[in-house]
RNA sequence: UACAUUAAUUGGCAAACUUAUCGAAAGGUAAGGACGCAAAGCUAUGGGUCUAAAGAAUAAAUUCUAUGACUGCCAGGCUGCUAAA
Numbered sequence: 001u002a003c004a005u006u007a008a009u010u011g012g013c014a015a016a017c018u019u020a021u022c023g024a025a026a027g028g029u030a031a032g033g034a035c036g037c038a039a040a041g042c043u044a045u046g047g048g049u050c051u052a053a054a055g056a057a058u059a060a061a062u063u064c065u066a067u068g069a070c071u072g073c074c075a076g077g078c079u080g081c082u083a084a085a
Base pairs, nucleotide, nucleotide: 005085006084012037013036017032018031019030020029021028022027035072041078042077043076045075046074047073048070049069050068055064056063057062
């Protein structure tokens, strides 16, 4: 110095749920709230998941489709705090 395990300090983030708001929806944003998190910081690059307005198919029911989302599903990439045993 790096990695792994287990601690400590100062800070950080914030699930479910509620309210407001944007959105066709999934979902986002803000406030409250804490289940958890050492990358629960950033990035839709690969896989995966969700939605289906518009479009397409159909006599209809309905089905297909991302150009819409999710990084707190798993990988990849970029960045990063503490330092005792």

c-di-GMP-I riboswitch aptamer from Crassaminicella thermophila, 85 nucleotides, folded computationally. The model forms 95% of the base pairs in the Rfam consensus. Its Rfam family is "c-di-GMP-I riboswitch aptamer". Rfam links the family to the GO term cyclic-di-GMP binding. The prediction has a mean pLDDT of 84. The source organism's lineage runs through Bacteria, Bacillota, Clostridia, Eubacteriales and Crassaminicella.